Notes
Predicted 3D model of a 96-nucleotide RNA (THF (Tetrahydrofolate) riboswitch aptamer) from uncultured Megamonas sp. The coordinates come from a structure-prediction model, not an experiment, and the mean pLDDT is 80.
[in-house]
RNA sequence: GCAGAGUAAAUAUCCGUGCGUUAAGUGUCCGGCAGACGGGGAGUUGCUGCCUGAACGAAAAGAUUUUCUUGCGGUACGGAUAUUGCAUCCCGCUGC
Repeated sequence: GCAGAGUAAAUAUCCGUGCGUUAAGUGUCCGGCAGACGGGGAGUUGCUGCCUGAACGAAAAGAUUUUCUUGCGGUACGGAUAUUGCAUCCCGCUGC
């Protein structure tokens, strides 16, 4: 000098256990705060979480009815599989 590997995590599907269906949650927007981002350092206008506010907004049905079953929700958590995968910069690692 050239080539390459590797993370957190994200997304999709499936499974399990819940929550809601008396509407919380999810999603969108403004503002604030915080966090994470290959082995090391730095790190955004990107990502994630939390808080205040705003607009929008839903699928129920059945039964043997203190409840249960089947659904529904851009629903929560956990697991499995697949795909993607350091914004970027410097150094390091592997091969030549």